[in-house]
Context: one part of a larger RNA
Molecule: small-subunit ribosomal RNA, 5' domain
Organism: uncultured bacterium
RNA sequence: CGAUGAACGCUGGCGGCGUGCUUAACACAUGCAAGUCGAGCGAAGCACUUAAGUCUGAUUCUUCGGAUGAAGACUUUUGUGACUGAGCGGCGGACGGGUGAGUAACGCGUGGGUAACCUGCCUCAUACAGGGGGAUAACAGUUAGAAAUGACUGCUAAUACCGCAUAAGACCACGGUACCGCAUGGUACAGUGGUAAAAACUCCGGUGGUAUGAGAUGGACCCGCGUCUGAUUAGGUAGUUGGUGGGGUAACGGCCUACCAAGCCGACGAUCAGUAGCCGACCUGAGAGGGUGACCGGCCACAUUGGGACUGAGACACGGCCCAGACUCCUACGGGAGGCAGCAGUGGGGAAUAUUGCACAAUGGAGGAAACUCUGAUGCAGCGACGCCGCGUGAAGGAUGAAGUAUUUCGGUAUGUAAACUUCUAUCAGCAGGGAAGAAAAUGACGGUACCUGACUAAGAAGCCCCGGCUAACUACGUGCCAGCAGCCGCGGUAAUACGUAGGGGGCAAGCGUUAUCC
Numbered sequence: 001c002g003a004u005g006a007a008c009g010c011u012g013g014c015g016g017c018g019u020g021c022u023u024a025a026c027a028c029a030u031g032c033a034a035g036u037c038g039a040g041c042g043a044a045g046c047a048c049u050u051a052a053g054u055c056u057g058a059u060u061c062u063u064c065g066g067a068u069g070a071a072g073a074c075u076u077u078u079g080u081g082a083c084u085g086a087g088c089g090g091c092g093g094a095c096g097g098g099u100g101a102g103u104a105a106c107g108c109g110u111g112g113g114u115a116a117c118c119u120g121c122c123u124c125a126u127a128c129a130g131g132g133g134g135a136u137a138a139c140a141g142u143u144a145g146a147a148a149u150g151a152c153u154g155c156u157a158a159u160a161c162c163g164c165a166u167a168a169g170a171c172c173a174c175g176g177u178a179c180c181g182c183a184u185g186g187u188a189c190a191g192u193g194g195u196a197a198a199a200a201c202u203c204c205g206g207u208g209g210u211a212u213g214a215g216a217u218g219g220a221c222c223c224g225c226g227u228c229u230g231a232u233u234a235g236g237u238a239g240u241u242g243g244u245g246g247g248g249u250a251a252c253g254g255c256c257u258a259c260c261a262a263g264c265c266g267a268c269g270a271u272c273a274g275u276a277g278c279c280g281a282c283c284u285g286a287g288a289g290g291g292u293g294a295c296c297g298g299c300c301a302c303a304u305u306g307g308g309a310c311u312g313a314g315a316c317a318c319g320g321c322c323c324a325g326a327c328u329c330c331u332a333c334g335g336g337a338g339g340c341a342g343c344a345g346u347g348g349g350g351a352a353u354a355u356u357g358c359a360c361a362a363u364g365g366a367g368g369a370a371a372c373u374c375u376g377a378u379g380c381a382g383c384g385a386c387g388c389c390g391c392g393u394g395a396a397g398g399a400u401g402a403a404g405u406a407u408u409u410c411g412g413u414a415u416g417u418a419a420a421c422u423u424c425u426a427u428c429a430g431c432a433g434g435g436a437a438g439a440a441a442a443u444g445a446c447g448g449u450a451c452c453u454g455a456c457u458a459a460g461a462a463g464c465c466c467c468g469g470c471u472a473a474c475u476a477c478g479u480g481c482c483a484g485c486a487g488c489c490g491c492g493g494u495a496a497u498a499c500g501u502a503g504g505g506g507g508c509a510a511g512c513g514u515u516a517u518c519c
Base pairs, nucleotide, nucleotide: 002518003517004516006515007514008513009512010511013391014390015389016388017387018386019384020383021349026347027346028345030344031343032342035091036090037089040088041087044084045083046081047080048079051076052075053074054073055072060067061066098302099301100300107227108226109225110224111223112222113221114220117219118218122215123214124213125212126211127210128209130164132162133161139154140153141152142151143150144149170195171194172193173192174191176189177188178187179186180185200207201206228274229273230272235265236264237263240262241261242260243259244258245257246256247255277299278298279297280296281292282291283290284289304325305324306323307322308321327338328337329336330335355381357380358379359378363377364375365374366373367372394424395423396422397421404415405414406413407412428460431454432453433452434451438446463508464507465506466505467504468489469488470487474503475502476501477500478499484491485490
């Protein structure tokens, strides 16, 4: 000098774009952040409706006996509903969002490999969907409990569940032929035996289902190289290193297990200890290099601490389950409930970091045939000079060099064209009127916002640091090695350009200076 997710002191007009718990991965009140589908299913309620029955009985007629029978209520029943909330079922809650505790590792980066692998939804192709069965929630009843939550009995449906049929170029077992390769092997062809499927809904347009093959997408595993410090850490290792058999996995593998052998790593730094998420990038520098890993993007890990599996195409699952621990809360003391490192917000810690805001209008996501619903993702607004950028705080004229102030050799000099005064302008702010794009037909949170026009007043808008040298900028007074200053040299003990104040000057400017850190 440059830089910062900065902080502190003084000061502070406007706008645009960014950015904002670096500390306690500390504890959390409250609200919201993951639902959706009635075109899978049964039942219930509500509204309307068809028909029947019962009750009530307006009106009209009346021979006063009665006849007529509108409207309404209830029960049963038919159907409709873009109605309601539970339940079964499907898909999604593995994405999106947060954090960086752990991790020195195939975690990440880069380049390869899989002849050792999986892949829901999506696309393409081929083939198929026949015929049955038994349950169960909801619901009703009984019952336990303070509650959370159950238990028993009975009834019912399905695209829920289970057999049977069908079976290919699918899978398994057995051998065979041909071709090929990269070692284990791979591909193609025909054969024998065995095994496993399916679901319907419909507004009649479609939407779904099953099997197989291919693609796309996403993931999994393996390998070469690179990836901080310490030798005042020199030896480390028993599933350890390898083999065989078996198990397990989507798959290779000590991944696991039984047996056998005694190996394996290490001064080219093993092991141990400390520190740390990694990268694209960012800062600096002419570059080489050095430092950092906030925001944005990719990967990884984690979700109160530790462990475990279930479901599923996918998790060992932030707002799922089980167990154990700590903590908090409820309790009728028997037992239960919870997890903000999601968005706001609270306490605490700290030098320090924001609103318990608006909207699904746009972009995207989930479900749905769709309408649509949900979406603290996202789009916006609010707060903070935290950063960068832009603009303004007026412009021109104006000497009697006014007054005031400072200084003085008392003549003057400086402030200084500065002010006053005259003429002009209106950027920003304020007032009034109009008023978007963002949205494809409709739909705009932002927002009466941006922007445009008009009238109006120089009005509402300047500070901070420094002035001995480095380093641009000097005098007076006060103080008297005191009070104080200071980045280094140093200054102050009676004439201090170095302390304090004033006048003047210099620098930067809505900022200025200090501190911290990096080059």